The RNA shown here (transfer RNA) has 73 nucleotides and comes from Candidatus Daviesbacteria bacterium RIFCSPLOWO2_02_FULL_36_7. It matches the Rfam family "tRNA". Its family is annotated with triplet codon-amino acid adaptor activity in the Gene Ontology. The source organism's lineage runs through Bacteria, Bacteria candidate phyla and Candidatus Daviesiibacteriota. The RNAcentral record of the sequence draws on ENA.
RNA sequence: GCGCCCGUAGCUUAAUGGAUAGAGUACAUGGUUGCGGUCCAUGCGGUUGUGGGUUCGACUCCCGCCGGGCGCG
Numbered sequence: 001g002c003g004c005c006c007g008u009a010g011c012u013u014a015a016u017g018g019a020u021a022g023a024g025u026a027c028a029u030g031g032u033u034g035c036g037g038u039c040c041a042u043g044c045g046g047u048u049g050u051g052g053g054u055u056c057g058a059c060u061c062c063c064g065c066c067g068g069g070c071g072c073g
Base pairs, nucleotide, nucleotide: 001072002071003070004069005068006067007066010025011024012023013022018056027043028042029041030040031039049065050064051063052062053061
């Protein structure tokens, strides 16, 4: 340099072009316990990497850029 794949919450991730983007874990508060852990309940946390385009409507489709991985040279 060329080709392919990936980027969503602190981390792991779900989401036929259509509901207010949802879960696990972590964290916070409360319950439970002699204390802690486990367990239970509630809460917090997302400009969906970034900039455009298509569309009535985009996490999803198209293009550029940025970052990561693999392969080729």